[in-house]
RNA sequence: GCUCGCUAGGCCGUCGCUGGUGUCAUCUGGGAAACCUGACACUGGAGGAACGUCCGGACUGCACAGGACAGCGCAGGAGGUAACACCUCUCCACCGUGAGGUGAGGAUCAGAGCAACAGAGACGAGUCACUUUGGGGCCGCACCGAAGGCGCAAGCCUGAGGUACGAGUCUCAAAGUGGGUGAAACGGGCAAUCUCUGCGCGCAGCAAUACCAAGUAGGCCAACGUUGAGGCGGUCCGCUGAGUUGGCGGGUAGGUAGCACCGAGCCGGGCAGGCAACUCCCGGCCCAGAGGAAUGGCGGUCACGCGCCGGGCAACCGGCGUGCACAGAAUCCGGCGUAUCGGCGGGCUUCA
Numbered sequence: 001g002c003u004c005g006c007u008a009g010g011c012c013g014u015c016g017c018u019g020g021u022g023u024c025a026u027c028u029g030g031g032a033a034a035c036c037u038g039a040c041a042c043u044g045g046a047g048g049a050a051c052g053u054c055c056g057g058a059c060u061g062c063a064c065a066g067g068a069c070a071g072c073g074c075a076g077g078a079g080g081u082a083a084c085a086c087c088u089c090u091c092c093a094c095c096g097u098g099a100g101g102u103g104a105g106g107a108u109c110a111g112a113g114c115a116a117c118a119g120a121g122a123c124g125a126g127u128c129a130c131u132u133u134g135g136g137g138c139c140g141c142a143c144c145g146a147a148g149g150c151g152c153a154a155g156c157c158u159g160a161g162g163u164a165c166g167a168g169u170c171u172c173a174a175a176g177u178g179g180g181u182g183a184a185a186c187g188g189g190c191a192a193u194c195u196c197u198g199c200g201c202g203c204a205g206c207a208a209u210a211c212c213a214a215g216u217a218g219g220c221c222a223a224c225g226u227u228g229a230g231g232c233g234g235u236c237c238g239c240u241g242a243g244u245u246g247g248c249g250g251g252u253a254g255g256u257a258g259c260a261c262c263g264a265g266c267c268g269g270g271c272a273g274g275c276a277a278c279u280c281c282c283g284g285c286c287c288a289g290a291g292g293a294a295u296g297g298c299g300g301u302c303a304c305g306c307g308c309c310g311g312g313c314a315a316c317c318g319g320c321g322u323g324c325a326c327a328g329a330a331u332c333c334g335g336c337g338u339a340u341c342g343g344c345g346g347g348c349u350u351c352a
Stems, first nucleotide, its partner, number of pairs: 001348007009302007017045009029036002047326001051337002054335005059205004071201005076090005091105001092103004106196002111194002113190002128178011139166002142163003147158004209257004219248006230240003265285006272279002304323008
């Protein structure tokens, strides 16, 4: 230097908090009820990450014959697991002298999209220069030459247009070659752009959800009631004048369960199977749980780190002061990621 694990201050006293069990208090401690409460005794009471809430499950409700589309996620191969984006082994690529580390490692003959700067040209094709060939225009030259002019004539001059030629020039097409730019120049790259292929996924979440259940309001049903129900303290008279009584179910406040778990549980072992992750077998154990949220405060002592002072050649010894991380359950598990004062152990590498 690499890597794999373990640990996360100990003990005592004292004052408190909270869960469970038992006894007591009561059964007029509170409440209509459901249910809750107080005292005492015994006993349990944070973490390796309880954190972030990023994945995967259990559980619960709703939906659901089956299939497909859409959407989301994953991606070498094999295995592990309840499941996973996790873990293990392995191949390949890259980094490192090495122990090791990292990987967003299916497909670019299905289709689309993209590429800074430089460069003539960057994903559309054919482009800059040169060479060759061919076509066309211009120009030059040769020949032919309509027509016109001059001349008595021979002839001379002008000359549209045509044909052939060309180390000229411009342009178009094809082929070839070349320098330069750049990561890349009709040949590749990027799928961490869409897309395609294969596989997986119903939606919501414990404020899920289930049960018990006031007051008040509302609903339904039945009986009685303007031929007077009911009320005005018991009766009568009198007055008043539209509800009264009973039942049912939903459901709010409130309460309980879910929820502290016999479990993907924890500890020890086998030298069991497997390279390993992991699985199997045997024995033992029961291990926090509130519902604004307990798990704490103070003192002493020991251990550890740092500083100062004294002694000692030194190792070290003594005294004083100070510090002791990150952080804290909230339905429960498996992972990943992140934070962390320090301490301990195993294996390996490199250099001297």
The prediction has a mean pLDDT of 75. The RNA shown here (Bacterial RNase P class A) has 352 nucleotides and comes from uncultured Limnohabitans sp. Its Rfam family is "Bacterial RNase P class A". From the family's description: Ribonuclease P (RNase P) is a ubiquitous endoribonuclease, found in archaea, bacteria and eukarya as well as chloroplasts and mitochondria. The family's RNA type in Rfam is ribozyme. The RNAcentral record of the sequence draws on MGnify.